A computed fold for a 1516-nucleotide RNA from a metagenome, annotated as small-subunit ribosomal RNA.

RNA sequence: AGAGUUUGAUUCUGGCUCAGAACGAACGCUGGCGGCGUGGAUAAGACAUGCAAGUCGAACGCUAAAUACAGGGUAGCAAUAUUCUGUGUUUGGAGUGGCGCAAUGGUGCGUAACACGUGGGCAAUUUGCCGUGAAGUUGGGGAUAACUCGCUGAAAGGCGAGCUAAUACCGAAUGUGACUGCCGGAGGGCAUCCUCUGGUUUUCAAAGUUGGGGACCGCAAGGCCUGACGCUUCACGAUAAGCCCGCGGCCUAUCAGCUAGUUGGUGAGGUAACGGCUCACCAAGGCUAAGACGGGUAGCUGGUCCGAGAGGACGACCAGCCUCACUGGAACUGAGACACGGUCCAGACACCUACGGGUGGCAGCAGUCGAGAAUUUUUCUCAAUGGGGGAAACCCUGAAGGAGCGACGCCGCGUGGGGGAUGAAUGGCUUCGGCCCGUAAACCCCUGUCAUUUGCGAACAAUCCCGUUUGUUUAAUAAACAAACGGUUGCUAGUAGCGAAAGAGGAAGGGACGGCUAACUCUGUGCCAGCAGCCGCGGUAAUACAGAGGUCCCAAGCGUUGUUCGGAUUCACUGGGCGUAAAGGGUGCGUAGGUGGCCAGGUAAGUUUGAUGUGAAAUCUCCGAGCUUAACUCGGAAAGUGCAUUGAAUACUAUCUGGCUCGAGGGUUGGAGGGGAGACUGGAAUUCUCGGUAUAGCAGUGAAAUGCGUAGAUAUCGAGAGGAACACCAGUGGCGAAGGCGAGUCUCUGGACAACACCUGACACUGAGGCACGAAAGCUAGGGGAGCAAACAGGAUUAGAUACCCUGGUAGUCCACGCCAUAAACGAUGAGAACUGGAUGUCUGAGGGGUCUGCCCUUCGGUGUCGUAGCUAACGCGUUAAGUUCUCCGCCUGGGGAGUACGGCCGCAAGGUUGAAACUCAAAGGAAUUGACGGGGACCCGCACAAGCGGUGGAGCAUGUGGUUUAAUUCGAUACAACGCGAAGAACCUUACCUGGUCUUGACAUCCUAGGAACCUCGCAGAGAUGUGGGGGUGCCUUCGGGAACCUGGAGACAGGUGCUGCAUGGCUGUCGUCAGCUCGUGUCGUGAGAUGUUGGGUUAAGUCCCGCAACGAGCGCAACCCUUGCCCUUAGUUGCCAGCAUUAAGUUGGGAACUCUAAGGGGACCGCCGGUGACAAACCGGAGGAAGGUGGGGAUGACGUCAAGUCAUCAUGGCCCUUAUGACCAGGGCUACACACGUGCUACAAUGGCCAGUACAAAGGGUUGCCAACCCGCGAGGGGGAGCCAAUCCCAGAAAGCUGGUCGUAGUCCGGAUCGCAGUCUGCAACUCGGCUGCGUGAAGUCGGAAUCGCUAGUAAUCGUGAAUCAGCGAUGUCACGGUGAAUACGUUCCCGGGUCUUGUACACACCGCCCGUCACACCAUGGGAGUUGAUUGCACCAGAAGUAGGUAGCCUAACCGCAAGGAGGGCGCUUACCACGGUGUGGUCAAUGACUGGGGUGAAGUCGAAACAAGGUA
Repeated sequence: AGAGUUUGAUUCUGGCUCAGAACGAACGCUGGCGGCGUGGAUAAGACAUGCAAGUCGAACGCUAAAUACAGGGUAGCAAUAUUCUGUGUUUGGAGUGGCGCAAUGGUGCGUAACACGUGGGCAAUUUGCCGUGAAGUUGGGGAUAACUCGCUGAAAGGCGAGCUAAUACCGAAUGUGACUGCCGGAGGGCAUCCUCUGGUUUUCAAAGUUGGGGACCGCAAGGCCUGACGCUUCACGAUAAGCCCGCGGCCUAUCAGCUAGUUGGUGAGGUAACGGCUCACCAAGGCUAAGACGGGUAGCUGGUCCGAGAGGACGACCAGCCUCACUGGAACUGAGACACGGUCCAGACACCUACGGGUGGCAGCAGUCGAGAAUUUUUCUCAAUGGGGGAAACCCUGAAGGAGCGACGCCGCGUGGGGGAUGAAUGGCUUCGGCCCGUAAACCCCUGUCAUUUGCGAACAAUCCCGUUUGUUUAAUAAACAAACGGUUGCUAGUAGCGAAAGAGGAAGGGACGGCUAACUCUGUGCCAGCAGCCGCGGUAAUACAGAGGUCCCAAGCGUUGUUCGGAUUCACUGGGCGUAAAGGGUGCGUAGGUGGCCAGGUAAGUUUGAUGUGAAAUCUCCGAGCUUAACUCGGAAAGUGCAUUGAAUACUAUCUGGCUCGAGGGUUGGAGGGGAGACUGGAAUUCUCGGUAUAGCAGUGAAAUGCGUAGAUAUCGAGAGGAACACCAGUGGCGAAGGCGAGUCUCUGGACAACACCUGACACUGAGGCACGAAAGCUAGGGGAGCAAACAGGAUUAGAUACCCUGGUAGUCCACGCCAUAAACGAUGAGAACUGGAUGUCUGAGGGGUCUGCCCUUCGGUGUCGUAGCUAACGCGUUAAGUUCUCCGCCUGGGGAGUACGGCCGCAAGGUUGAAACUCAAAGGAAUUGACGGGGACCCGCACAAGCGGUGGAGCAUGUGGUUUAAUUCGAUACAACGCGAAGAACCUUACCUGGUCUUGACAUCCUAGGAACCUCGCAGAGAUGUGGGGGUGCCUUCGGGAACCUGGAGACAGGUGCUGCAUGGCUGUCGUCAGCUCGUGUCGUGAGAUGUUGGGUUAAGUCCCGCAACGAGCGCAACCCUUGCCCUUAGUUGCCAGCAUUAAGUUGGGAACUCUAAGGGGACCGCCGGUGACAAACCGGAGGAAGGUGGGGAUGACGUCAAGUCAUCAUGGCCCUUAUGACCAGGGCUACACACGUGCUACAAUGGCCAGUACAAAGGGUUGCCAACCCGCGAGGGGGAGCCAAUCCCAGAAAGCUGGUCGUAGUCCGGAUCGCAGUCUGCAACUCGGCUGCGUGAAGUCGGAAUCGCUAGUAAUCGUGAAUCAGCGAUGUCACGGUGAAUACGUUCCCGGGUCUUGUACACACCGCCCGUCACACCAUGGGAGUUGAUUGCACCAGAAGUAGGUAGCCUAACCGCAAGGAGGGCGCUUACCACGGUGUGGUCAAUGACUGGGGUGAAGUCGAAACAAGGUA
């Protein structure tokens, strides 16, 4: 620090996902040790049991025990024992009293609040214990608990009578003082005021206990003196608390208004204290868009985690504050509580009960149950630290310190180290050679951390206290206090640590390995099983599933899940955007707010800077120190970006004062304009009405029909009615804020602009809410209604046509009043201001010049086009910015759900506005690029159409295919580009198929071994394969060992497969297409994909050539080179030829070498020449010459690529499969079937013909397993025969159409020949299934072929015959080749098909056979409405009123004080009033759950119906 993912590729926008860190975690697999931390996050659910707050006898009485002393009694001679009393000491019990229990510890329910944080204030306060100081501590009184007795209750307990003490309680005295009232003085401050002080006045205190003691007093106790601890009053301090204020920190406006003690005042009450805190009266205030009120959520902070930071999330442990203590309410005591382990009441729950009534509160430490994914021991000690009580010893302390459990986290250590190659074995892979695991192991030599056993063995300890000594104090050597020395105290723990022994011995796993992301192979599986964080893997060769081997990462852990931050600049303060990606409000006016021109002065709020205080500790950072290190801990520093106080500065902002004119506004003059409103007027046209003329149609369409018309239409002339709209002018021209505005005249009225520079003096800009305007459609009621025209009706079209087209036609469109408030309300571009090169139109003004109607220059304001810089993802924008800046407003944050639902507001309604969520997807999107496509455009070509000729489709037959059939009808090809195709030839063979019979190292190859030459031949069985027997035969080479070929037997390695996969492949082939295209290097342009070149103007058959050009060159294609054919020449002259000479039946022979021909080599044609056109080019047109003229004709030749095209059955080949069979052999059968359908052909339907007779002319081939002549036989197929020929020599071999003559006469024929019968012939081992041919007989359909469709542009079509391959023969009418005869037509490129180039649109890229929309049907999911039902919470009204407090009252009771007494003061109980918790009734609000039925939405495999969008998407 980034990466993956939208596309064919690119760039941008934008979301999703990943890599990091962290955690009070949980789960899975695994698990050696130690240190330090940490551990109920859920049910503030319920809790058994134990413990968590007591202590003081030096405050007090009682009681029990022990002990000491004294005295008395009893027993005893006595010592002594025992008992009683008193006193002292010690220990226990309950009680009075004091202090503590308000701390410590726990929790986070509640709380959005002065609760917390931070900084202040109290002149409005309190403070027990503690510290300092001042002054006191006198003298009395009455009770009461404990205890005893009685009554009562199950218990808890209660009641009554009696006794008693105090540091308990109550009067009185004194008053340093405090407090109250009044009269003064001084100083200060902050408004009320505060402080000090003088005089006078009111009220108000106290308690003792204990240690020691020399005089003096006392019977004693003691007084008295002294020390300590107490007590009372006051002042100050410290500590702790209370109250008030500024500022700060959650979500929601689909919560917009809230509030009656409410806001303030006066007075009173109350409090420690201010205050509506409470009450009475008075006033009507107070809060709120800077978010009141309401709803939801939440303890707050120091800090913790993440982050570069800004910031985001969180608030476990530790620390500060707050809050609560089963739920709700209340007060009492006290310095302090409205009190976790106190009280009272109500409620729920649980327990005890004698049923009357009682008891309880773990959110203390352990622990239990429950719920939960999940969180520990019913441990030890007060040794340390701290707390309470006490004078102290000491006691208490689940605070705390330790241990235990849990890999929950962080940190550290170990599981060994060195050597060791025959690179062992197993395992895995393999190209079979080897490679990997791998120095890894074994083996050899070492070491001893940790664990184990055993020995020694700490620190944390300082105190208090006791003893001794010294000092202070004192009358004092007591006592008390201080110091020194000695003594005493250890839970952890026999732990840490140190040493010894033994032995490599006890100690490694988890995840991953397609990309992101480090790490690859085999096997299995076969869209199954499964994986997956995202993209995505899996349909027979899976590095993605599962297993294995190997590798990578981390390591006592490793992964997964969850959560948070980061990456995410993806809410953007740092640090984003809004023309088209999401996003500018439809437009203006204007309120609050925000922002604001120039000069000078004052102030100092903001701002800058210094100082002071604070910002707790811990944490973080740095430096250092202590545990062997680290984690951890300790010390110091820094930091804490903040707040407050105070001083200084004054540039800027603010504020105050004074001024200025350039912003803004006003004034005067002027011209332009469909700016707005009202009134009036006009002509053209449509329609209708009336009248005339006229007659059969009109109208309408792609074509029609509906419609109108003989009752007279349309047409035409005249007259009239009525409504609406304003041709030409008219223009990217004008005006307006936008919507919008178009005949003319008048009236009223708004704005902009120009010139002048006269006035005001910042008066300005923007603008949340608000107000106004706002096309069309629509709405309410009323007019009007010519034309047009939703709905509707009819006619067409169509598969349908609720549409497009046509004929009609109502709302509406028009007017006046009132609503509605939306539009692609668009420049998809908010308003205002400033600045920043130009060029060129146009509109309205103004100024100037001039050669003066025309023209030129300058300028203000509008409105356009093109473009510089710059900006932009690109397209594009570009002084009318989307450039550079400033101010203000509005809006956006992935797609869908959805501008939907609910709620609010507005509306008569339609609806508008505001505006979510669940759920779902990994994309949705912008711009541009290359293709492809278009029922887009332009240009061009092709037997593509057209013009022609002949066919196919109808018939019969041949042949191939489909289908069907079959034991099998082997397999493949199957749009063009399969179908007379593989097959240039299925009777057996072929043959791959079927049935049956056989073989198993095999029919075929290599190796080993044994035997034998090989080979030929004859029997037998059998359908044959095969089995069995007999005879003949001994070869070739040799270094004499043997070897080579061949045959037979045997064993195993292996053979074999036309078995599968052409979608694993090679090779070959088809097709687009013989179409003119396809690319590269360098350069240039572009962010890039890409473009340019290759486009353009011409031209060509051609990317052929020329010209131009940011391109310049090059390659594969085109053309040419090659073959053939057409002309000539040279050479050669047999087997070919024959002009002349001779000769013959005959080029037969002699001869000839001229000609033809043959086959070698040359020539020839190049737009070369002439004319024209063209651009002076390329080239085209015409002509001459020439055998041939513009590529002369034909062939071979097939660019980059496309179709997963075809072929595993030509061959080769990976993988899979079979191995006594899916291999091999044999016989027979099948591939030849046959209701039917299609393709390709042949023969025909006849007279341009059939038949008969005669007669003429080819080319190219083939031939020894062959072609086969003459001659003979047969009607013929053919047979016999044997000459010649290995071929320019011989043979196949008669060419046929043609020509000459004859016949037939339009008919199912003298056409046609299918089919069938008989008789033959040939090939072959064999013609039954299933061959060809011949003769005789038979004589079917068919009379030129529907829709549709094919070939061909010249030696072509058509027509005629000939040959060859394959082959024994042939199903050949096929295929390939050869020649003979030999046409017609092409105006032309509109249309069909195919192709090329350019351009355009695109939502396509599997590329239009594309993409894609909606209803319906089915399944699932979430959600809205819904008669209602249930629950939670809350407002209002009313009822009710426990405990308690306050007030009232005088029924009852009453120790202290007053009083001689009666009685009083005061107090208590009771009753009552006010407040009030729980509870109840009624009625509203909000939220949640549920609900028959219902609405739309989303997602699903190939469902149904259509075809809405994307191309002009076929109606933009």
Model confidence (mean pLDDT): 85 of 100. The RNAcentral record of the sequence draws on SILVA. Its Rfam family is "Bacterial small subunit ribosomal RNA".